[in-house]
Molecule: transfer RNA
Organism: Clostridia bacterium
RNA sequence: GCACCCGUAGCUCAGCAGGAUAGAGCAACCGCCUCCUAAGCGGUAGGUCGGAGGUUCAAAUCCUCUCGGGUGCG
Numbered sequence: 001g002c003a004c005c006c007g008u009a010g011c012u013c014a015g016c017a018g019g020a021u022a023g024a025g026c027a028a029c030c031g032c033c034u035c036c037u038a039a040g041c042g043g044u045a046g047g048u049c050g051g052a053g054g055u056u057c058a059a060a061u062c063c064u065c066u067c068g069g070g071u072g073c074g
Stems, first nucleotide, its partner, number of pairs: 001073007010026004019057001028044005050066005
């Protein structure tokens, strides 16, 4: 330098032949239970889906550029 893959909640990830409230588990917080803690049960908050632009009635999803990480080739 070229090609490909990944980037979504604090962490690990799902969702990606566009369809409308963005999800799960763990963690956090509150409550129940318990003498207390843990476990268990119920609930709450937390995300402009790496960033910018475009296409579209509608974009996490498609296109372009760009940033970060990884793999391969030269």